A computed fold for a 538-nucleotide part of an RNA from an uncultured prokaryote, annotated as small-subunit ribosomal RNA, 5' domain. The full RNA is in RNAcentral, with records from ENA. The coordinates come from a structure-prediction model, not an experiment, and the mean pLDDT is 86.
Context: one part of a larger RNA
Parts: sequence; C1' cells; structure tokens
RNA sequence: GAAUCAACGCUGGCGGCGUGCCUAACACAUGCAAGUCGAACGCGAAAGGGGAGCAAUCCCUGAGUAGAGUGGCAAACGGGUGAGUAACACGUGGGUGACCUGCCUUCGAGUGGGGGAUAACGUUUCGAAAGGAACGCUAAUACCGCAUGAGAUUUUGCUCUUGGACGAGCAAGAAUCAAAGCUGGGGAUCGCAAGACCUAGUGCUCGAAGAGGGGCCCGCGUCCGAUUAGCUGGUUGGUGAGGUAAUGGCUCACCAAGGCGACGAUCGGUAGCCGGCCUGAGAGGGCGGACGGCCACACUGGGACUGAGACACGGCCCAGACUCCUACGGGAGGCAGCAGUGGGGAAUUGUUCGCAAUGGGCGCAAGCCUGACGACGCAACGCCGCGUGAAGGAUGAAGGUCUUCGGAUUGUAAACUUCUGUUGCUCGGGACGAAAAGCUCCGAUCUAAUACGUCGGAGUCUGACGGUACCGAGUGAGGAAGCCCCGGCUAACUCUGUGCCAGCAGCCGCGGUAAUACAGAGGGGGCAAGCGUUGUUC
Repeated sequence: GAAUCAACGCUGGCGGCGUGCCUAACACAUGCAAGUCGAACGCGAAAGGGGAGCAAUCCCUGAGUAGAGUGGCAAACGGGUGAGUAACACGUGGGUGACCUGCCUUCGAGUGGGGGAUAACGUUUCGAAAGGAACGCUAAUACCGCAUGAGAUUUUGCUCUUGGACGAGCAAGAAUCAAAGCUGGGGAUCGCAAGACCUAGUGCUCGAAGAGGGGCCCGCGUCCGAUUAGCUGGUUGGUGAGGUAAUGGCUCACCAAGGCGACGAUCGGUAGCCGGCCUGAGAGGGCGGACGGCCACACUGGGACUGAGACACGGCCCAGACUCCUACGGGAGGCAGCAGUGGGGAAUUGUUCGCAAUGGGCGCAAGCCUGACGACGCAACGCCGCGUGAAGGAUGAAGGUCUUCGGAUUGUAAACUUCUGUUGCUCGGGACGAAAAGCUCCGAUCUAAUACGUCGGAGUCUGACGGUACCGAGUGAGGAAGCCCCGGCUAACUCUGUGCCAGCAGCCGCGGUAAUACAGAGGGGGCAAGCGUUGUUC
C1' cells in the first nucleotide's frame, strides 16, 4: 500500500447493489417449513334455513359438502451445517467385456377370465393419556390364483469378435414371468334397463432403445511432525461357496505365507475438497465466508424396513444422555429448515408480506401445498453514486490568535446582492415485471359425427412488492460534516499551561522552567459520510 463475513472509539444526509453467529455440531418456549389426487375406491356428518307435530321427534335443504379411511405418487428433491474425514473424500483423466435407473422421450407386443379379504363404518370393551382389543359389514388402479407369451430370464449346443469369455448372434427343448381400469362424447344396431358397441384421451403389463441420474474400479495430484521406524491376522494371495444391481476378503470354509515401509508405512496433530477469493510485476504466499459443483452429518451410538432411489434432518426399532407429561401403571420430544429465546462472545438482523413471478410436488385440469423463492424490514458491515449549494462580494468589518505594537493572519471566509433546485418536504399523475393456464368465439385436425379431444388465432382474466420506482408542479439555502494528524520517517507551526510530573509513542525517541513530540488554543495538512484504532493475510 492493498484486502477483510470483521470488532472498537468519535461522527453520521440520501440512494443503488451486495453482505450479515467466524464463538457453544450448546440447550431450545411458540408458530410455520411436504403434501396432493373424488378422472383409483367404499363411506359420510354438523351448524344454519324451511316444513309437520302439543311435545319428544320426523321430513326437505345444507350435501354426496366438510371430514377421516383404503389406494397412488411425492416425501431420497428443495433447505441447513462443517462436527467427522488426510480418504478414491475431492480435483482431473480414464474404465465398467462387472452394473442399476421411478418420472420423461421413441418404438414393439398385450390389456382375457376368476377369487378371497380388509380399513373406514357399526356394536361391545381396556387405558389417566399415548394408544389399543374382540365380534360383525363393505369397495377398489389394494391383494391372490388361472389363461395367453411378441418377448425377457435360466439351461444346452453352434458360430463370430477378442489377448481372454462372463459379450454378440443363431437354433432347440424345457422351466419361470404379465396386466386395471378410469374419464369425455355419441348416430345406426342389440338390450327391459344398466349397458354392449363406436370414438377420443389417459392409465396398466411385458420388452427394446435413448436422455438425464447414480453405483463401482483405476492412473495422477492433494497439509505438518522422524523428539512417530517399523506396521499388519481377514492381514496378502489362491480355490470354492454365499451375498450384491454389480467387481472384490465384501463375508465364510479350506489352502499357501504373504502384504506395506526412508520414493516415509504405522502413529500423532491439523483440516471438509474444488471452481475460485485476496495479495503480488511475476514466480509465489495466504484463504475456501457469499455464489456454483462434489462430499459428510442431522441429540449421541447402532440397526434394518419400505422403495426405482435412503440405511432416510421435520420416517421406524434398540441403547444412552437430557427435557417434558402422568391418575406412578406408563407415555412424549429432537431448529446444523425460516423467524425467534437463553447461553457463549469483541461481534452478526424480523417470532414481517406473498405465492404475483421463477422453480418444485401432486392433479386431465381448475387448483392446493411450497419460511425454496420473490419482496419488504434492521445494521455505514462493504463497494459504487449523489448531496450538504453557485456566482458576485474589501471600509480586507467585528471577534479570535500571534505580534518586533508598525502590523500579520483567520479571509472572499462572513455579512450583503443575484441565482439554482440535485436532495429533502408538500401536492398531482403513475409503471415494467403478465404471459400463460382457465373461460367464450372462430378456423384446422381426429372421427360415423356439426360430440368430445388436440393444435392455431382473437377476446377476457391474474401484482406480495406498491400508490413503490419513475414523471410533473410547488416551496425555499432552507434539514444535511466530521474524523485523524502537524519532531524525523510523513504533507502540515506558533502561543499558553506543565516541569523526568502529568502524559505521548508504529520505530527512532519526547517531558528534569522558553517542549513545533505532553495538555489546551489559534493556524495548517490529509481523508471525507466517514475518519481513526485493533486483529488477520499478502
């Protein structure tokens, strides 16, 4: 000098864009942060309103609404944190002839015919609660057999590629493996009707390919310590088996005795890694906060279940510590999600608004959910921009300070005159961000069809921020300057006070009676809504 997730002192007008618990991965009150689908399915209230009746009560409506339940998909994303990890964790380049893949895209084949349950619900019942138990009833795109097999898998044989066969192709017999419906519309025909049937859409099953995603393996790179020199028993390799989507001591049985290490094993310390960021002419050094990619973790430790995907932050089970409820028998909980509280600390914000936009989940859609996100709020924490006025104005006023008492300086500075209106304040106008979806109409297409559906066009509708940004008018210099320094380094000097005292100080050093170095004043220098100090890095 530059930089900073900074803090502290003094000071403080505005705007834009960013940033904001670096410490206790300490403990957490409260609210919210993951739901959705009636176009999979069976149930199904109440308040209120109306009517009848002396009343109890009943009927209609509310309403197939609210609601819970079965079922499907999502919940493995998104969001947080950096504890652990020196490791194929990350980065980079390869391999997978050793693999998986829901939703999405393209293509092929199919979607036949049956069955038994169960929740909800009802009755009874246990418990303080959390939560159960028994009996009875019912549905499905829930569950289970059967049929079919284009095909897939297993087995056998042959051929091809290859260093090699576990790959590819062909053939054969055998075995195993499917499914589910729902919705819109409708002319003829059949049918008592429901419907069959036709048509469109969507789903379901089996298979092939793709995209995107993931698993595994390998080369190279990746901090300090030798005052850590030896380490290792599933250890190293083989055969076989098990297990996995898949290779492999991943696991097991048997066999062999290996494997690593001064090119630093093992042990100890420290640490998430990278794109990048800071500094520097560069080489290099330091860092990894925000944003993006990867990893790891979710009170601590362990475990599996479900699933395409987890060994799963707001799922389950066990153990532990802690907190809470209890009728003492037993139960409930996990903010390193967003706010917020206590605590720790030099130190780090609102228990705000909205789903209008972007994105995500579910749904045909309307839509619902979304503390992701978009916004607003707080903080000079940072960067950038703007303002605190401009021009004229010499009896060089008064006052202050210094003085050689002549004067010098503050100083065009002020007063005063003439202006301007950034900003502020008041008033008026007033956005972009919005285009879709939906609805209505028109056209094309599909079709038996002027239905439905799909595509295109026109119209209509939707804004948290926000009456915000911005624009215009009015007003009037009015509301808006401080901080540090002045011995040398280092730009900037005098007076007074003090008297090795009080004090200053980054280094050299100042102060013991004329201190440009302490304190105050005048003057000056520097930077400026900041200026200094401290910490840290180059």